[in-house]
Predicted 3D model of a 264-nucleotide RNA (Bacterial large signal recognition particle RNA) from an Anaerolineae bacterium. It was read from a public genome assembly, where an Rfam model found it. Rfam family: Bacterial large signal recognition particle RNA. Gene Ontology terms of the family: signal recognition particle, plasma membrane targeting and SRP-dependent cotranslational protein targeting to membrane, signal sequence recognition. Its mean pLDDT, the model's own confidence on a scale to 100, is 78.
RNA sequence: UCGUGCUAGACGGGGAACUAGCGGUGCCCUGUACCCGCAAACCGCUACAGCGGGGUUGAAUUCCCUUUCGAGGGUCUGCGGUCAGCGGGACUGCACUGCCGGCGAGCGUUGAUGGCUGGGUCCUGUGCGGCGAGAGCCUGUGAACCGGGUCAGGACCGGAAGGUAGCAGCCCUAAGCGGUCACUUUCGGGUGCCACGGGGUCGCCUGGCCUGAGCAAGUCGGUAUGUGUAAGCCGAGUGACGAGAUUCGACAGAGGGUGCACGG
Repeated sequence: UCGUGCUAGACGGGGAACUAGCGGUGCCCUGUACCCGCAAACCGCUACAGCGGGGUUGAAUUCCCUUUCGAGGGUCUGCGGUCAGCGGGACUGCACUGCCGGCGAGCGUUGAUGGCUGGGUCCUGUGCGGCGAGAGCCUGUGAACCGGGUCAGGACCGGAAGGUAGCAGCCCUAAGCGGUCACUUUCGGGUGCCACGGGGUCGCCUGGCCUGAGCAAGUCGGUAUGUGUAAGCCGAGUGACGAGAUUCGACAGAGGGUGCACGG
């Protein structure tokens, strides 16, 4: 120096949390780098820190160490004219309402504003009418027998004259079932340009009398111990984002280091 065969080692790593500590399963970030069993109020170990079983590779681009870069995670800082949320209120603003003033569509001597007075609408009582229903009156029908009158035939009593009860038929009527213009009466109402009486807050409609020139939608300005709102404002370890400090740190880059046996 070359070839062959072995061994150490490697076959992902990291963060937070958990833990006396270490690792694993689980979560998260990177990344693609064996298999089976155990495992979270857990599983297994002891600073040489997963345990048990099997497999691949294997002395170097692959293992180990140092260093550069740096994805990503954790902690701290109330640091930030950041955003959102929570609470507070009326200092500014805004809206509403009231008052005052200016302008003023429109209305007004065919009478504004105001005052007095009457009526209606409204409620209630009585009455009248109307509608509906019922009843009465009127009328029709209506009793084989258990309603009445008259009772043929027939039956019975009688010597006879005559009489008795009484079916059918006819007439009338009861209960019942119907009809009806009008009349009488009872009850009812989402009944009526109705009448009379009583009541009557506001509003609306309307009439009469007195007075005699304003009234007024709206808009502008001002104002208020007024009402509300929360755009500004105030508050605090509310949250997110950002910034700074710190900590761990994958992947990647650079440098260095590291066996054994045999044979040529």